[in-house]
RNA sequence: GCGGGCAUCGUCCAAGGGUAGGGCCACGGUCUUCCACACCGUCGAUGCGGGUUCGAUUCCCGCUGCCCGCU
Numbered sequence: 001g002c003g004g005g006c007a008u009c010g011u012c013c014a015a016g017g018g019u020a021g022g023g024c025c026a027c028g029g030u031c032u033u034c035c036a037c038a039c040c041g042u043c044g045a046u047g048c049g050g051g052u053u054c055g056a057u058u059c060c061c062g063c064u065g066c067c068c069g070c071u
Stems, first nucleotide, its partner, number of pairs: 001070007010024004018054001026042005047063005
């Protein structure tokens, strides 16, 4: 220099263009003499800038960062 992949709660993963969901963690509650376990609930996210669309996590372009390959 060229090509490809990835980017979503603190963390790990989902999501056929139509209100972004789950596991763990955190917090609260029930239970327990207390703790733990179990169960219930709450909080919390689409890397940035454009485009297409009635509507974009999703499709297109660019940028940034990470990973892989080629030279």

Notes:
RNAcentral holds the sequence, with entries from ENA. Predicted 3D model of a 71-nucleotide RNA (transfer RNA) from Byssovorax sp. Rfam family: tRNA. It is annotated as a transfer RNA. Model confidence (mean pLDDT): 84 of 100. Lineage of the source: Bacteria > Pseudomonadati > Polyangia > Polyangiaceae > Byssovorax.